[in-house]
Context: one part of a larger RNA
RNA sequence: ACGAACGCUGGCGGCAUGCCUAACACAUGCAAGUCGAACGAGAAGCAUCCUUCGGGAUGUGGACAGUGGCGCACGGGUGAGUAACGCGUGGGGACCUACCAUACAGCACGGAACAACAGUUGGAAACGGCUGCUAAUACCGUAUACGCUCUUCGGAGGAAAGAUUUAUCGCUGAAUGAUGGACCCGCGUUGGAUUAGAUAGUUGGUGAGGUAAUGGCUCACCAAGUCUGCGAUCCAUAGCUGGUUUGAGAAGAUGAUCAGCCACAUUGGGACUGAGACACGGCCCAGACUCCUACGGGAGGCAGCAGUGGGGAAUAUUGCACAAUGGGCGCAAGCCUGAUGCAGCAAUGCCGCGUGAGUGAAGACGGCCUUAGGGUUGUAAAACUCUUUCGCCAGGGAAGAUAAUGACUGUACCUGGUAAAGAAGUCCCGGCUAACUCCGUGCCAGCAGCCGCGGUAAUACGGAGGGGACUAGCGUUGUUC
Numbered sequence: 001a002c003g004a005a006c007g008c009u010g011g012c013g014g015c016a017u018g019c020c021u022a023a024c025a026c027a028u029g030c031a032a033g034u035c036g037a038a039c040g041a042g043a044a045g046c047a048u049c050c051u052u053c054g055g056g057a058u059g060u061g062g063a064c065a066g067u068g069g070c071g072c073a074c075g076g077g078u079g080a081g082u083a084a085c086g087c088g089u090g091g092g093g094a095c096c097u098a099c100c101a102u103a104c105a106g107c108a109c110g111g112a113a114c115a116a117c118a119g120u121u122g123g124a125a126a127c128g129g130c131u132g133c134u135a136a137u138a139c140c141g142u143a144u145a146c147g148c149u150c151u152u153c154g155g156a157g158g159a160a161a162g163a164u165u166u167a168u169c170g171c172u173g174a175a176u177g178a179u180g181g182a183c184c185c186g187c188g189u190u191g192g193a194u195u196a197g198a199u200a201g202u203u204g205g206u207g208a209g210g211u212a213a214u215g216g217c218u219c220a221c222c223a224a225g226u227c228u229g230c231g232a233u234c235c236a237u238a239g240c241u242g243g244u245u246u247g248a249g250a251a252g253a254u255g256a257u258c259a260g261c262c263a264c265a266u267u268g269g270g271a272c273u274g275a276g277a278c279a280c281g282g283c284c285c286a287g288a289c290u291c292c293u294a295c296g297g298g299a300g301g302c303a304g305c306a307g308u309g310g311g312g313a314a315u316a317u318u319g320c321a322c323a324a325u326g327g328g329c330g331c332a333a334g335c336c337u338g339a340u341g342c343a344g345c346a347a348u349g350c351c352g353c354g355u356g357a358g359u360g361a362a363g364a365c366g367g368c369c370u371u372a373g374g375g376u377u378g379u380a381a382a383a384c385u386c387u388u389u390c391g392c393c394a395g396g397g398a399a400g401a402u403a404a405u406g407a408c409u410g411u412a413c414c415u416g417g418u419a420a421a422g423a424a425g426u427c428c429c430g431g432c433u434a435a436c437u438c439c440g441u442g443c444c445a446g447c448a449g450c451c452g453c454g455g456u457a458a459u460a461c462g463g464a465g466g467g468g469a470c471u472a473g474c475g476u477u478g479u480u481c
Base pairs, nucleotide, nucleotide: 001479002478004477005476006475007474008473011353012352013351014350015349016348017346018345019311024309025308026307028306029305030304033070034069035068038067039066045060046059047058048057049056050055077264078263079262086189087188088187089186090185091184092183095181096180100177101176102175104173105172106171107170108142109141110140111139117132118131119130120129121128122127148157149156150155162169163168164167190236191235192234197227198226199225202224203223204222205221206220207219208218209217239261240260241259242258243254244253245252246251266287267286268285269284270283289300290299291298292297317343319342320341321340325339326337327336328335329334356386357385358384359383366377367376368375369374390422391418392417393416394415395414396413400408425470426469427468428467429466430451431450432449436465437464438463439462440461446453447452
């Protein structure tokens, strides 16, 4: 010094921090949606009309679901793997970048479908099959086009979408920027030689493929290289950094919280979509495990927030709110947000405060010691006078957010009342090391960090009185300097 634990004890507040072990398994709820100003359809309700009182029609309304757009690649978690261009630092050129900003040009003409829906049908379910209908900012074609792409320099190729409350929001092409990212290189980055050789896509070249892009990244052919005692390869260990901690420094140890980067998401592999993923709450395959099943087949993934079991010396609530900050979608109103803001629990830590103050000698009683005179506890108590921090009770009551909106919260704070009233312990006293006597025990019981104490007067064991240290803590254990 600590993300600590254990023992004894425990009044209040502020600010922090809280599974270090099993990257063990998870019941339940929530954690990513949103847009009707892209689109069709349209339940309940309401209004009017008709009615054979069964209902029907029109309007309004907008639920549930569907097509489509954007988001879901952020935010949040964890540290298993990784000794690596992973990280840190400084450079480089062969790249991409949705939304955003700036300026330029354009938005013409057509077409065919598929969900939803209706009918029918399979299945226990999950989920489907067939037939028919339909819209779009979904899909396709034609046209046109630039400073775009390709080019043998002749030319060739390539786009769009509309919506509404009529003022805007969008769409397409190409350019620049911003932001974010990909790649390459120099240097730095744990231990072991009881690991000395390692390597065939291996090292280089030519050509091709592939990628946003360089490159054995991949492939064909050719050459035989490449790394290594300045430690290759192998083995073990480990996320890295800003920092944290100790120290006068040099340096050592460390990498919780917060911030940056990386990696991972039940284990392994794979791609799809997309500007961006090889994607924690997406898809496919395989494995292990759990669950449902009508045995044919299906479902799942808390290293998100709570919570459960287990492991462990050990680590919290199945809380409130979107009021603030921020994020997604939306013109907006708004919706979503276990991010976040707060509250709850824990002396886990740091800081602050309190547990009273003054006067008070008959030096009371009691305790302990005693040479029996006394000494000490000790101004300590009692008693008298005073105060009310904190707490408790009552009243008022912000700021955080204003045009309006406050979870926290009747909170912070202020005023009044209340009565010394409700609030002290822990360890130690042989030396190191501040603090001594009596009784008990008798190498026993026990103590102990080291030296060492205890065998009949033990300042060292146990108790008592007294004393010392720290104090809502104290001591022990563990780890680091």

Predicted 3D model of a 481-nucleotide part of an RNA (small-subunit ribosomal RNA, 5' domain) from an uncultured prokaryote.